[in-house]
RNA sequence: CCUCGCGGACGGGCAGCCGCUGGCGCGUGUGGGGCGCAAGCCGUGCCGCGCGGGAGGAAAGUCCGGUCUCCAUAGGGCAGCAUGCCGGCUAACGGCCGGGGGGGCUCGCUCACAAGCGGGUUUCACGGAAAGUGCCACAGAAAAUGUACCGCCGUCCGCCCUACGGGUGGGCGGUAAGGGUGAAAAGGUGCGGUAAGAGCGCACCGCGGCCGCGGUAACGCGCGCCGGCAGGGUAAACCCCAUGCGGAGCAAGACCAAAUAGGGGAGCAGGAGCGGCCCGCUCCGUUACGACUUCCGGGUAGGUUGCUGGAGCCGGCGAGAGAUCGCCGGCCAAGAGGAAUGGCUGCCGCCCGCUACGCAAGUGGCGGGUACAGAAACCGGCUUAUAGUCCGCGAGAACCC
RNA sequence: GGACUGUUAGCUCAGAUGGUAGAGCGCUGGCUUGAAGAACCAGACAUGCGGAUUCGAGCGCCGCACAGUCCACCA
Numbered sequence: 001c002c003u004c005g006c007g008g009a010c011g012g013g014c015a016g017c018c019g020c021u022g023g024c025g026c027g028u029g030u031g032g033g034g035c036g037c038a039a040g041c042c043g044u045g046c047c048g049c050g051c052g053g054g055a056g057g058a059a060a061g062u063c064c065g066g067u068c069u070c071c072a073u074a075g076g077g078c079a080g081c082a083u084g085c086c087g088g089c090u091a092a093c094g095g096c097c098g099g100g101g102g103g104g105c106u107c108g109c110u111c112a113c114a115a116g117c118g119g120g121u122u123u124c125a126c127g128g129a130a131a132g133u134g135c136c137a138c139a140g141a142a143a144a145u146g147u148a149c150c151g152c153c154g155u156c157c158g159c160c161c162u163a164c165g166g167g168u169g170g171g172c173g174g175u176a177a178g179g180g181u182g183a184a185a186a187g188g189u190g191c192g193g194u195a196a197g198a199g200c201g202c203a204c205c206g207c208g209g210c211c212g213c214g215g216u217a218a219c220g221c222g223c224g225c226c227g228g229c230a231g232g233g234u235a236a237a238c239c240c241c242a243u244g245c246g247g248a249g250c251a252a253g254a255c256c257a258a259a260u261a262g263g264g265g266a267g268c269a270g271g272a273g274c275g276g277c278c279c280g281c282u283c284c285g286u287u288a289c290g291a292c293u294u295c296c297g298g299g300u301a302g303g304u305u306g307c308u309g310g311a312g313c314c315g316g317c318g319a320g321a322g323a324u325c326g327c328c329g330g331c332c333a334a335g336a337g338g339a340a341u342g343g344c345u346g347c348c349g350c351c352c353g354c355u356a357c358g359c360a361a362g363u364g365g366c367g368g369g370u371a372c373a374g375a376a377a378c379c380g381g382c383u384u385a386u387a388g389u390c391c392g393c394g395a396g397a398a399c400c401c
Numbered sequence: 402g403g404a405c406u407g408u409u410a411g412c413u414c415a416g417a418u419g420g421u422a423g424a425g426c427g428c429u430g431g432c433u434u435g436a437a438g439a440a441c442c443a444g445a446c447a448u449g450c451g452g453a454u455u456c457g458a459g460c461g462c463c464g465c466a467c468a469g470u471c472c473a474c475c476a
Base pairs, nucleotide, nucleotide: 002396003395004394005393006392007391008390009389010388012348013347014346015345016344017343018342020054021053023051024050025049026048027047029046030045031044033042034041035040056372060383061382063381064380065379066378067377068249069248070247071246075279076278077277078276080245081244082243083242084241085099086098087097088096089095100126101124102123103122104121105120106119107118108117109116110115127240128239132238133237134234135233136232149179150178151175152174153173154172155171156170157169158168159167160166161165187205188204189203190202191201192200206229207227208226209225210224211222212221213220214219253305254304255303256302263296264295265294266293267292268290270284271283272282273281298475299474300473312331313330314329315328316327317326318325319324349370350369351368352367353366354365355364356363357362402472403471404470405469406468407467408466411426412425413424414423420456428444429443430442431441449465450464451463452462
């Protein structure tokens, strides 16, 4: 210097003209209203002028968690849903941080290879398959209380031959070591053993249990003891275990105003809050002039509030390995509602391509590009989209010294 | 703003316990006909996209894309 991976930050600037939105102030502007006998005062809509404010890192998807509001101060059980190594952070979380374990890549060491050990980096929906049930197509002998196609071995019968033996065909039995199948084959390697074989026996490795030590724990270590091994995979199959979860959502909810036919049909004695069921609580109704459900029809398409000062932002100091937390100081930063936050022009910046000059660094000219997107009650996350630029960490390759 | 469904052949729809995915209409070729239609024979054509789980995914899981549905108040 280049490439790759991971993490973080930014994501145009200035000027002119023309607009949009809501806030504050002003006006012998203009239209209503209220009070008053009146002069006048109060409050307000529109218009004009002035001042200052006006999208994001994702405002997005609505995938999680919460605040808030209503329904019992949100109740009990079942069902259902979600999460799932350990510890911590947090209002909470399926998020984040740190650690453990497994996997990938890479480097070093032991080293012929294989394999092992150690370091770095990165990644993982990572409880239980030894509670039970299910499934494992095709192929294959056999896919999980086991099985014999070929092969190997024993034995019986028949036949053949060069006849103490060998070959061949069949029956019965043994054998999972070999062949072959498969994604996966009933621990692996070696020695012994055997008719041939086999954890059948033994050594080492692996596995399980117990014990000891270290660690808060997950877990790790142990030529400590025991067990020949019983137990293939799948839980993003049912399920089991542990933990958590009441429901609806700002079109929640509260208030004011306006208008109409508080009308009609059907269902139904229970219904609503309450969404699957049962219980419980509150309210309404209980023979109907009928609660409630549903369909048809009617009216309004207005205003105020909720509404933005908050788990808030910035800076400093401190605690911590970190997520994060504490203290001090400063700041106020959209609040619309068919929905504003924009458009045009010029200059500059950044990037790309072509080209001219120059040994080179570079300088100039021409052309092109400057993303994704956009608040709608609010907040913390996750995920996804994003032209281009910068920074940090790690790895690799080439060249030079 | 909020809640919730769906995507299979050109079109309309099935469907498979997680194990080679079908029907009707349409299309192409053949046969038939003077020609065309109908009938008959044959053929082509698909699980919206990406990822993970699994031996194996149309299906079960995660993330996107696209299409669609519903939700105001009053009496």